[in-house]
Context: one part of a larger RNA
Molecule: small-subunit ribosomal RNA, central domain
Organism: metagenome
RNA sequence: UUGGGCGUAAAGGGCGUGUAGGCGGUCUUAUAAGCCUGGUGUAAAAGAUACUGGCUCAACCAGUAUUUUGCGCUGGGAACUGUAGGUCUUGAGUUUAGGAGGGGGAGCUGGAAUUCCAGGUGUAGGGGUGAAAUCUGUAGAUAUCUGGAAGAACACCGGUGGCGAAGGCGAGCUUCUAUCCAUAGACUGACGCUGAGGCGCGAAAGUGUGGGGAGCAAACAGGAUUAGAUACCCUGGUAGUCCACACUGUAAACGAUGUGCACUGGGCGUAGGAUGCGAUUAAGUGUUCCGUGCCGUAGCUAACGCGUUAAGUGCACCGCCUGGGGAGUAUGCCCGCAAGGGUGAAACUC
Numbered sequence: 001u002u003g004g005g006c007g008u009a010a011a012g013g014g015c016g017u018g019u020a021g022g023c024g025g026u027c028u029u030a031u032a033a034g035c036c037u038g039g040u041g042u043a044a045a046a047g048a049u050a051c052u053g054g055c056u057c058a059a060c061c062a063g064u065a066u067u068u069u070g071c072g073c074u075g076g077g078a079a080c081u082g083u084a085g086g087u088c089u090u091g092a093g094u095u096u097a098g099g100a101g102g103g104g105g106a107g108c109u110g111g112a113a114u115u116c117c118a119g120g121u122g123u124a125g126g127g128g129u130g131a132a133a134u135c136u137g138u139a140g141a142u143a144u145c146u147g148g149a150a151g152a153a154c155a156c157c158g159g160u161g162g163c164g165a166a167g168g169c170g171a172g173c174u175u176c177u178a179u180c181c182a183u184a185g186a187c188u189g190a191c192g193c194u195g196a197g198g199c200g201c202g203a204a205a206g207u208g209u210g211g212g213g214a215g216c217a218a219a220c221a222g223g224a225u226u227a228g229a230u231a232c233c234c235u236g237g238u239a240g241u242c243c244a245c246a247c248u249g250u251a252a253a254c255g256a257u258g259u260g261c262a263c264u265g266g267g268c269g270u271a272g273g274a275u276g277c278g279a280u281u282a283a284g285u286g287u288u289c290c291g292u293g294c295c296g297u298a299g300c301u302a303a304c305g306c307g308u309u310a311a312g313u314g315c316a317c318c319g320c321c322u323g324g325g326g327a328g329u330a331u332g333c334c335c336g337c338a339a340g341g342g343u344g345a346a347a348c349u350c
Base pairs, nucleotide, nucleotide: 004321005320006319007304008303012318014201015200016199017198021194022193023192025088027086028085029084030083031082033081034080035077036076037075038074039073040072041071042070047067048066049065050064051063052062053061054060091191092188093187094186095185096184097183098181099180103177104176105175106174107173108172109171110154114150115149116148117147118146119145120144121143125136126135162169163168206247207246208245209244210243211242215241216240220236221235222234223233258317259316260315261314262313263312266295267294268293269292270291272289273288274287275286276285277284299306300305323350324349325348332343333342334341335340
């Protein structure tokens, strides 16, 4: 390579958007590039295969047939693919009338708690632990009350509940903005799917500049523990955590499960709609669409398990894997202020 795979054995890109490319609904006309088919030219000989013959056999040699799967030229066909023109509405999209939501940005506001400051009451402890000590307190702490300041986070509601492509998003209000869902119409008329590169987004930590700094807390200091204790425990405590702008671009970025479409028994919850019955409203109950969970049929699976939210049955396209270690290392290149990131071997060894 052929082939086989990717939930847990090696293997799904962190997520989107989208270029090239690949693939692509319905009917119809034309065309004839692909495709099917006839003729014809060529495809040297030797070789190969089958049969026959010649050397006493064989090797060897000769004859006949086939092979030479191809290419060119020239007729014919039109189902499928392509190309060109036209058509349709189911795919896709736009819009009107409704709905849900911690989706995103900005601004304003709120209460509880914590710490600190000032004052009042008050007196000997407080704090901490397995037990202690460092620490703190008669210069009046802890506790309690009043007033004030600051920063950060938003208890209850809260829910395998909601939203978002993923990362992620939770006090309230205002405002700007994007997405999604159902039903009934109108409209466009294949405008679609995927997507190498590219571009954008991307937790935490980290970096730069300037702010901010209550609590927490790497580093660090001290107290304990211990044989030791560069730890676990305790008392402190700086970066950081917060904000603005700019970088970094990685995570067990996980459902360890790429995206899209179609098909294939059910049962029980839950969220948002639509609709029928129920007397309208209600309790209840049926149908249906879109999410989110549990259990399970067939089927699949090495098993575990998955099972209409598939890991079932198929199609389209992309990414990735190919024994362990060496190694996500070296080297080169690209990116970064740096830290480092992306790409990514081999020798050797088992």